[in-house]
RNA sequence: CCCCGAUAAAGCCAAACCCUUCGCAAGAAGGGGGCGGAAAGCCGCGGAUCUUCAAGACGAAGAUGGCCGGACUGCCGGA
Numbered sequence: 001c002c003c004c005g006a007u008a009a010a011g012c013c014a015a016a017c018c019c020u021u022c023g024c025a026a027g028a029a030g031g032g033g034g035c036g037g038a039a040a041g042c043c044g045c046g047g048a049u050c051u052u053c054a055a056g057a058c059g060a061a062g063a064u065g066g067c068c069g070g071a072c073u074g075c076c077g078g079a
Base pairs, nucleotide, nucleotide: 004077005076012037013036017032018031019030020029021028022027035066041072043070045069046068047067048064049063050062051061052060053059
């Protein structure tokens, strides 16, 4: 350095649900709260799902990275 992921250490993120706000909606943000996560850091590139519009069809716009794959970066280092 690469691979790998420990009953290790230091930490990190934060589900459902509740409150407030934004949004037509999916959903998002803040606070509380912890189901969990070795990238649950980041990028909507390829799928997938969801919402809205259109529908004769091709579709268009948006959302989900904690749905999967891929790309970039990161802590520790026992076997």
Predicted 3D model of a 79-nucleotide RNA (c-di-GMP-I riboswitch aptamer) from Oryzomonas sp. The organism belongs to Oryzomonas, within Bacteria. The sequence was found by an Rfam model in a public genome assembly. Its mean pLDDT, the model's own confidence on a scale to 100, is 84. Rfam family: c-di-GMP-I riboswitch aptamer. Its family is annotated with cyclic-di-GMP binding in the Gene Ontology.